[in-house]
Context: one part of a larger RNA
């Protein structure tokens, strides 16, 4: 190949659109290409293998079957695939009617608190730690009190709460916009699933260009500690944090669990709707979502368990012994920093 895996042993791409391709709901007619069956040719002979011969046996020589799992032809079946036409409404999408939200994107604007700068009161300390010290103060500091300028980030609300594919989204206002959910039933009629490649998106650091710097703060300086102290702590302090434009494209990007669709005991909680019913804020069903807990089952176990790690399907990725090494070449990308791709020798 086959088979066997991928929560934590080695294995789910960070995430979505989506092309080729796979692979698809019901029902009725035609095909008969797949498939099934029968027959006919061919599948050289040796050689293998079975049953016999011949050499005193054996190898080795030889009769004859079996095999040759294949192709073509050809008559026949029509369940299931496939074509094709028809022709439905469970999937799937549109309508309408209402909900919820820190979903995205501009533009505005609010209060605290930091830190700064005026001034006014006031006078020796004030920060800082384990304990100090460097540091700041009589050129008047800390404290306090008025006023003011900038920049960030929005305490309470605030919840195993919420929305969004995912990365993530938290002061309030507007406008512009994307998704969901829930009833109703009117339309469309399989339009659906997944998706090699390719497109996009992507936390933080980081890279250009230009701005902006209040706080915090890699390197850096000083004081400490300490045998030493290129650390933990103190004082300071530049990039960076922050905008707008472009690149990077990587994370324990995690639920260490791919994505759909069916099925399979229940209890609790909590979002967002809807329906009955009263006693009006209860109770009982009902749909989605988010939790906790448990049967079957699963599972090496821990533990999953209608949100599955359960029973099945569909399709994509992805593993193959540790170490060399996610590295070397090589080739794409990128301005770099590097990133994707992806081995060998060796050696245990």
């Nucleotide at each position: 190949c086959u088979g066997g895996g991928c929560g934590u042993a080695a294995a789910g791409c960070g995430c979505g659109c989506g092309u080729a391709g796979g692979u698809g709901g019901a029902u009725g007619u035609a095909u008969c290409a797949g498939u099934c069956a029968g027959a006919g040719g061919u599948g050289a002979a040796a050689g293998c293998c079975c049953c016999g011969g011949g050499c005193u046996u054996a190898a080795c020589c030889u009769g004859g079957g079996a095999a040759u799992u294949g192709c073509c032809u050809u008559u026949g079946a029509u369940a299931c695939u496939g074509u094709a036409c028809a022709u439905c409404u469970a999937g799937a999408g549109u309508u309408c009617g209402a909900g919820a939200g820190a979903g995205g994107g501009u533009g505005g604007u609010g209060g605290a608190a930091c830190u700064c700068c005026a001034a006014g009161u006031g006078u020796a300390g004030a920060g800082g730690u384990g304990a100090a010290a460097u540091u700041c103060g009589u050129a008047g500091a800390u404290a306090u009190u008025u006023g003011g300028a900038a920049g960030a980030a929005c305490a309470c609300c605030a919840g195993u709460g919420g929305c969004g594919a995912a990365g993530g989204c938290g002061g309030c206002c507007a406008c512009c916009u994307g998704g969901c959910u829930c009833g109703a039933u009117a339309c469309u009629g399989a339009c659906g699933c997944u998706g090699a490649g390719g497109c996009g998106c992507g936390a933080a650091a980081g890279c250009g260009u230009g701005g902006g710097g209040a706080g915090c703060a890699u390197a850096c300086a000083g004081g400490a500690u300490u045998a030493g102290a290129u650390c933990c702590c103190c004082u300071g302090g530049u990039a960076g944090u922050c905008c707008a434009c472009g690149c990077c494209g990587u994370a324990a990007a995690c639920g260490a669990u791919g994505u759909g669709u069916g099925c399979u005991a229940g209890u609790u909680g909590u979002c967002a709707g809807g329906c009955a019913g009263c006693u009006u804020g209860c109770u009982g069903u009902u749909u989605g979502g988010u939790g906790a807990c448990g049967c079957c089952g699963c599972u090496a176990a821990c533990g999953c368990a209608u949100u599955a790690a359960g029973c099945a399907c569909a399709c994509c990725g992805c593993c193959u012994g540790g170490g060399g090494a996610g590295u070397a070449c090589g080739g794409c990308c990128g301005c770099a920093a590097g990133g994707c791709u992806a081995a060998a020798a060796c050696u245990c």
Source information:
Small-subunit ribosomal RNA, central domain from an uncultured prokaryote, 348 nucleotides, folded computationally. Its mean pLDDT, the model's own confidence on a scale to 100, is 89. It matches the Rfam family "Bacterial small subunit ribosomal RNA".